Record summary:
The prediction has a mean pLDDT of 84. This is a predicted structure of a 525-nucleotide part of an RNA (small-subunit ribosomal RNA, 5' domain) from a biocrust metagenome. The full RNA is in RNAcentral, with records from SILVA. Rfam family: Bacterial small subunit ribosomal RNA. Rfam links the family to the GO terms ribosome and structural constituent of ribosome.

Context: one part of a larger RNA
């Protein structure tokens, strides 16, 4: 000089884009943040009803999501993380391409009904009943294992084809439509199974903190054998053997940290940092378990244990903001309990929708960067104040006043967006199936959807009217004089002023430097 998530004192007109608890991973009141599907089931109300049954909403059984998204940065010096590789040691719901099926059947359980216990969360008995819920049976293109073989190939224990025997093991149905009522045909669903994509698991070599006033650490420690276990290799567990293994090239320890793309600096090498975005790993009241599932650190699951906070009829429950606001608290210090799903994007559903404090805006704060105004022309040998002053006359100072003239911003009318593109609904047309009709792919046109907002923009209205401060002026370093003061009361980055004439204190007039900001103080290069 530069840079900041900055805080603080004095000041403050607009706007755009950013960013906004660095400390107490301290404790939280309220709301909200993960629903959704009736085109999987069967009831309960409601309203329609050609009486067949149709909507509509409520708890329930199923099914999918809740392991995404969002938050912190505690832990952790580790294959955690970054970079290259390996996996001849793996698993993968939806998703895309393929092949092959969905045949017969049986017994619960909720809800609901009845009876009860409890102060509550809640629970106990008994009867009824559906399912794409649960159970057996069958089928087996392929799939799995087991044993006999045969060919092709590689980079190693593999890959790939193909023959025999044996064993094992699957499934769900639901709406629409013509109907010749024997079914067919569209949608969605589902069962096995090969491959893909995208995720994700393990292992390795490099790599990136301090301290030797921390030098000797290890017993499951090291490596065999077997055997468990995992999707999966492995001492991951575990019985036996053997006595290994690490280690000044820094092992054990201790301290400190999340890592990384980046960020600030700097000519560069370097040196600090790791807030916002983006990738990875941790973790979720503290510790510890599994459970379900493709997948689990399971933040808004479950059990148990500690603290801690609340209800309680004292018998016993209940809860976890490091989600988005918000409190108190801590601090030098850091926002709204706000509007909408309109828009990208996620859940679920054939859809229509429906949920999303993800997001998309707005709102505070000059906290950052970036524009932009606060006027522009003329105007006296020069008012008035107000400083200096040698008392002559300097300076403020063309500055004002006073004329003329503009209209950006702010203000007041008036017009007023893009962001919308779908879906989805009508109308026409075309395609591929198919008996045919619904559906289906596809094209043109129309309709309809905005939180932000009556915003941005534009267009008019009046009128200089509403808009300048802040730090310095002893040398460094740009800027001088009066006046109070008198080693006092003060300043001060370093040198250093002040003790009666202080350009260095304080106040003033002038001046210098920045300018909706200036300065201070903190860290860092």
């Nucleotide at each position: 000089g530069g840079a900041c998530g900055a805080a603080c004192g004095c000041u403050g007109g607009c706007g755009g884009c950013g960013c906004g608890c660095u400390u107490a991973a301290c404790a939280c009141a309220u709301g909200c943040a993960a629903g959704u599907c009736g085109u999987a089931c069967g009831g309960g109300c409601a309203g329609c009803u050609u009486c067949g049954g149709c909507u509509g909403u409520c708890a329930g059984u199923g099914g999918c999501g809740a392991a995404c998204g969002g938050g912190u940065g505690c832990g952790u010096a580790a294959c955690a993380c970054g970079u290259g590789g390996g996996c001849g040691a793996c698993c993968u719901g939806c998703c895309g391409a393929g092949g092959c099926g969905c045949g017969g059947g049986g017994g619960a359980c909720a809800a609901c009904c009845c009876a009860g216990g409890g102060a509550a969360a809640c629970u106990u008995g008994g009867g009824c009943u559906a399912a794409u819920a649960c159970c057996g049976c069958a089928u087996g293109u392929g799939c799995u294992c087991a044993u006999c073989g045969g060919g092709c190939u590689u980079c190693a224990u593999g890959g790939c084809c193909u023959g025999g025997u044996g064993a094992g093991g699957a499934a769900a149905c639901c709406c629409g439509c013509u109907u010749u009522c024997a079914a067919g045909c569209g949608g969605g669903g589902u069962g096995c199974u090969u491959c893909g994509a995208g995720g994700g698991g393990c292992c390795c070599g490099c790599g990136g903190c301090g301290u030797a006033u921390c030098a000797g650490g290890u017993a499951g420690u090291u490596g065999g054998u077997g055997a468990g276990g995992u999707a999966a290799c492995g001492g991951c567990u575990c019985a036996c053997c053997a006595a290994g293994c690490c280690g000044a090239c820094g092992a054990c320890g201790c301290g400190u940290a999340g890592c990384u793309g980046g960020u600030c600096u700097g000519a560069g090498a370097g040196g600090a940092c790791g807030a916002c975005c983006g990738g990875c790993c941790a973790c979720a009241u503290u510790g510890g378990g599994a459970c379900u599932g493709a997948g689990a650190u399971a933040c808004g699951g479950c059990c148990c244990a500690g603290a801690c906070u609340c209800c309680u009829a004292c018998g016993g429950g209940a809860g976890g903001c490091a989600g988005c606001a918000g409190u108190g608290g801590g601090g030098a210090a850091u926002c709204u309990u706000g509007c909408g799903c309109a828009a990208u994007g996620g859940a679920c559903g054939a859809a229509a929708g429906u949920c999303u404090g993800a997001c998309g805006c707005a709102g505070c704060g000059a906290c950052g960067c970036c524009g932009c105004g606060u006027g522009c022309g003329g105007g006296a040998g020069g008012a008035a104040g107000c400083c200096c002053u040698u008392c002559g006359g300097g300076g403020u100072g063309u500055a004002a006043a006073c004329c003329g003239c503009u209209g950006u911003c702010a203000c007041c009318g008036g017009g007023g967006a893009a962001g919308a593109a779908c879906g989805c609904c009508g109308u026409a047309g075309g395609g591929a199936g198919g008996a045919a009709a619904u559906g289906c792919c596809u094209u043109a046109c129309g309709g309809g959807u905005g939180a932000c907002g009556g915003u941005a923009c534009c267009c008019g209205g009046g009128g200089a009217g509403g808009a300048a401060g802040c730090a310095c002026c002893g040398g460094c370093u740009a800027a001088c004089u009066c006046u109070g003061u008198g080693c006092c009361a003060g300043c001060a980055g370093c040198c250093g002023c002040g003790g009666u004439a202080a350009u260095a204190c304080a106040g003033a007039g002038g001046g210098u430097g920045c300018g909706a900001g200036c300065g201070u103080u903190g860290u860092u290069c």